A computed fold for a 74-nucleotide RNA from a Bacteroidota bacterium, annotated as transfer RNA. Taxonomically the source falls in Bacteroidota (Bacteria, Pseudomonadati). Rfam family: tRNA. About the family: Transfer RNA (tRNA) molecules are approximately 80 nucleotides in length. The prediction has a mean pLDDT of 81.
RNA sequence: AGCAGCGUAGCUUAGUGGUUGAAAGCACUUGUCUGAUACACAAGAGAUCACUGGUUCGAGUCCAGUCGUUGCUA
Repeated sequence: AGCAGCGUAGCUUAGUGGUUGAAAGCACUUGUCUGAUACACAAGAGAUCACUGGUUCGAGUCCAGUCGUUGCUA
């Protein structure tokens, strides 16, 4: 330099263009329980879906560009 994949919560992931809402596990916070932890149970917070633009009645999902990252080729 060229090509391809990936980017969703602190971490790991799910999510056919459509319903009212972006979901789960772990982690985190609070409470119950305990002499105190742990476990268990209950509740809660946490994402403007990498960024910008486009297509569409409607985009996390499709298209283009940018950025980041991984791999391959030279």